A computed fold for a 99-nucleotide RNA from Janibacter sp., annotated as Glycine riboswitch aptamer.
The RNAcentral record of the sequence draws on Rfam and Ribocentre.
This record gives sequence, C1' cells and structure tokens, in this order.
RNA sequence: AAACACCGUGCGGGAGAGUCCCCGGUCCGAAGUGGAGCCGGGGCGCCGAAGGGGCAAACUCCCCGGAACCUCUCAGGCGCAAAGGACUGCACGGAUCAG
Repeated sequence: AAACACCGUGCGGGAGAGUCCCCGGUCCGAAGUGGAGCCGGGGCGCCGAAGGGGCAAACUCCCCGGAACCUCUCAGGCGCAAAGGACUGCACGGAUCAG
C1' cells in the first nucleotide's frame, strides 16, 4: 500500500396478499328507509422478502452443534398512496487478508 469477500453510512431499484362481511361515527337528506366516500372497531379470508421459530446433508466414535429466498405465520402486512421491505447497484468510510 492492498483487489475479492466482511461491516457500517448515504443515494437508488425492490414482490406478494379482500376496500369481503358486520357494527358505530362523520357527511348527504325535512325526516325515515337509506346512500357513496372517509375514520374507528370486530369477524373471516389471504400474503411473506423486517424481525422471530423449526428442520437436512456434510462434519463427528457418539452426542451436541448445524442454512435458506425452504417451512410456520407469533409478530408484521393485504384497494391507491405512504410506511416497511429480504435482496441488490453505485459511492464513501472501517477493519483485515491474498498478491
């Protein structure tokens, strides 16, 4: 001094799944029946790529240990948008090795 790989930060890309049913409020209306939108609550259904849980082989005398974008859906999420988002591109920084 130091590529790839590792960690952090910044800027981007980034999927899936009901605005289904019921109740209440708001709004419309003289009022009632009611009506679309919005908000809140409940129920059922659904999604999985924050997080969380579970497991294989190799390895080992045996046991323990043992991954995920697999799986479970506790959490989270499900009109648009917003937020979140595994993973990923670039840049910067950190530590450290091959050469």
The organism belongs to Janibacter, within Bacteria.